[in-house]
RNA sequence: CGAGCCGGGUGGACGACCGCGUUUGGUUCGCCGACCGAGGAAAGUCCGGACUCCACAGGGCACGGUGCUGGGUAACACCCAGGCGGGGCAACCCGAUGGAAAGUGCAACAGAGAGCAGACCGCCCGCAGCUUUGGCUUCGGCCGCAGCGGGUAAGGGUGAAACGGUGGUGUAAGAGACCACCAGCGUCGCGGGUGACUGCGGCGGCUAGGUAAACCCCACCGGGAGCAAGGCCAAGCAGGGAGCGAGCUGCCCGCUCAUCAAUCCCAGGUAGGCCGCAUGAGCCCGUGCAGCAAUGCCGGGCCUAGAUAGAUGGUCGUCGGCGGGCGUCGACCGUUGGUCGACGUCCGCAAGACAGAAUCCGGCUUAUAGCCCGGCUCAACGA
Numbered sequence: 001c002g003a004g005c006c007g008g009g010u011g012g013a014c015g016a017c018c019g020c021g022u023u024u025g026g027u028u029c030g031c032c033g034a035c036c037g038a039g040g041a042a043a044g045u046c047c048g049g050a051c052u053c054c055a056c057a058g059g060g061c062a063c064g065g066u067g068c069u070g071g072g073u074a075a076c077a078c079c080c081a082g083g084c085g086g087g088g089c090a091a092c093c094c095g096a097u098g099g100a101a102a103g104u105g106c107a108a109c110a111g112a113g114a115g116c117a118g119a120c121c122g123c124c125c126g127c128a129g130c131u132u133u134g135g136c137u138u139c140g141g142c143c144g145c146a147g148c149g150g151g152u153a154a155g156g157g158u159g160a161a162a163c164g165g166u167g168g169u170g171u172a173a174g175a176g177a178c179c180a181c182c183a184g185c186g187u188c189g190c191g192g193g194u195g196a197c198u199g200c201g202g203c204g205g206c207u208a209g210g211u212a213a214a215c216c217c218c219a220c221c222g223g224g225a226g227c228a229a230g231g232c233c234a235a236g237c238a239g240g241g242a243g244c245g246a247g248c249u250g251c252c253c254g255c256u257c258a259u260c261a262a263u264c265c266c267a268g269g270u271a272g273g274c275c276g277c278a279u280g281a282g283c284c285c286g287u288g289c290a291g292c293a294a295u296g297c298c299g300g301g302c303c304u305a306g307a308u309a310g311a312u313g314g315u316c317g318u319c320g321g322c323g324g325g326c327g328u329c330g331a332c333c334g335u336u337g338g339u340c341g342a343c344g345u346c347c348g349c350a351a352g353a354c355a356g357a358a359u360c361c362g363g364c365u366u367a368u369a370g371c372c373c374g375g376c377u378c379a380a381c382g383a
């Protein structure tokens, strides 16, 4: 001086005036004052829960979900650390990451043949030919063209992919037919690791492709519904029919309740108020302790919306932010100048991006103007 990789924070602050909401104090009941008042994602509704109700949610099937190992967590499909595989020079990034010799299926076209496969072109052997008896000949035969039969899968071709690879022996020509080495697979043994897995060695010629985000197999997990859950108070009306079953994804069993009832259908009335409703798996700080880390523990501090047609806004000023001009200083360079940074000053912009709580919490995913901080990798130059 440049190109990259990863992580974190913030996304406004202060003051004045006016205007809103909850709570709270005072009140001459008109109002006056105090504290607090949207997010890092409040979004998506994709997961997991807390909580509430269904008598206990008991067992089985179906169905659904997850899918390498260990740890964290209330729990998870999340987070951390590893293993294996792939990409990158690297920092790092990605993985729908259990099983393909349990079975069934799928892979267009091309190609002989795409998983108990296969002969198009070729190569070798034999037979029988030569186009108005092709060419050569040392007369043994050789080259070329074409036909039939047999052998072959090493060479070529098709394809995204062709039933191990390289080198040799062997053969009429070839082939794991055999051999050496390598890869994979099987098996035995010795090590490392909690484990996924991994290192080394012996034997075996055994060579069995891809796809399970196809059906399937295996392991583990799962009762349902949801704050419009669910309670309390007030008010109001008009009942009628069925009824042996009812019990909140489906089916079966068990169990409980019930026969005057639950439950179902038709019709009428009410739609008001209060609770749930924010003290929590809570937040912040700590050169604290343990741990590689996620996280846990310990100590200290704080209480930070709770609306219900749904509040949290407007104006001005200052700081901060962005853009531009001028001046000074410094560094670098391709040096009549240019780039970057710092400071001072002047002018302008804008309240900026993505975007609004509604039972709450832990995650993931998606969107994001601008600003700030930290760590790491590579290349060039210089010392």
Stems, first nucleotide, its partner, number of pairs: 002378009012319007020037002023034004039354001043365002046363005051226004058253004063222005068082005083097001084095004098217002103215002105211002120156002122152006129145002134143003164182006183207002185204008230275004239266004245257003282302005288297003321349013